RNA sequence: UUACGUCUUCAGGGCGGGGUGGAAGUCCCCACCGGCGGUAUGCCGCGACGCGCAGCGCGCGUCCGGCGAGCCCGCGAGCGCUCGCAUUCCCGUGCGAGGUCAGCAGACCUGGUGAGAGGCCAGGGCCGACGGUCAUAGUCCGGAUGAAAGAAGAUGAAC
Numbered sequence: 001u002u003a004c005g006u007c008u009u010c011a012g013g014g015c016g017g018g019g020u021g022g023a024a025g026u027c028c029c030c031a032c033c034g035g036c037g038g039u040a041u042g043c044c045g046c047g048a049c050g051c052g053c054a055g056c057g058c059g060c061g062u063c064c065g066g067c068g069a070g071c072c073c074g075c076g077a078g079c080g081c082u083c084g085c086a087u088u089c090c091c092g093u094g095c096g097a098g099g100u101c102a103g104c105a106g107a108c109c110u111g112g113u114g115a116g117a118g119g120c121c122a123g124g125g126c127c128g129a130c131g132g133u134c135a136u137a138g139u140c141c142g143g144a145u146g147a148a149a150g151a152a153g154a155u156g157a158a159c
């Protein structure tokens, strides 16, 4: 240093106010929230180098480092699906496996700046598994003290 092995730790936020109602954090009005990796016209740096200068500190350029997207690219969990086993068969149910099969599978425009905007600034909009519930849930309860994209570290191996 890394295409690698083993192990350890970590790895999700949010209903506050009002209305209706017998009953709603589930409906209606307002509010609130945003996993992981990538990308980067933004921001930061007593960072490096170069250039400019009525001025020794600022400006500009290139590079380096850090941060930077819910709706741009991809990934994850859940449901589905497929397969296996059990339930004598079917249905159904339970347990286990698979992980692309990608079905549910999600959502962005307008104006500004600019060479260029999905990403910056301004404005407006949109999206959010499954099961439960006296009433329909991104925000409550549950599977879940789970799993996991991945992050950090230890150690080994190879070079």
Stems, first nucleotide, its partner, number of pairs: 001158002004156007016030004031139002033128002035075004042067004047063007070126002078104002080101001081098007108124005130142003

About this RNA
FMN riboswitch aptamer (RFN element) from Cupriavidus taiwanensis, 159 nucleotides, folded computationally. The model forms 100% of the base pairs in the Rfam consensus. The source organism's lineage runs through Bacteria, Pseudomonadota, Burkholderiales, Burkholderiaceae and Cupriavidus. It matches the Rfam family "FMN riboswitch aptamer (RFN element)". The literature on the family includes a 2002 paper in Nucleic Acids Res by Vitreschak et al., "Regulation of riboflavin biosynthesis and transport genes in bacteria by transcriptional and translational attenuation".